[in-house]
RNA sequence: AAAGGGCAAACCGCCGGCAACGGCGGGGCGCAAAGCUCCGGGCCCUACCGCUCCGAAAGGAGCGCGGGCGGCCGAGCUACCGAA
Numbered sequence: 001a002a003a004g005g006g007c008a009a010a011c012c013g014c015c016g017g018c019a020a021c022g023g024c025g026g027g028g029c030g031c032a033a034a035g036c037u038c039c040g041g042g043c044c045c046u047a048c049c050g051c052u053c054c055g056a057a058a059g060g061a062g063c064g065c066g067g068g069c070g071g072c073c074g075a076g077c078u079a080c081c082g083a084a
Base pairs, nucleotide, nucleotide: 006031007030011026012025013024014023015022016021029071035077036076037075039074040073041072042069043068044067045066049064050063051062052061053060054059
């Protein structure tokens, strides 16, 4: 290269969630790991709770805790076919 295939973006519908986002169905932008895992980096969310600041108060802002993205990258593990 080929063969058998696999996954499934945006968007739409339903459901869950404060949200990011996730699940299911439709749908295909793409992907040779777009399989799995938050260990490192990055990005996104933040209702409750805690702290700080502003405010008479209501409330607002920031930080923390927490959560999400594996189709942002790295890393680890696993994996079909084949010249190999």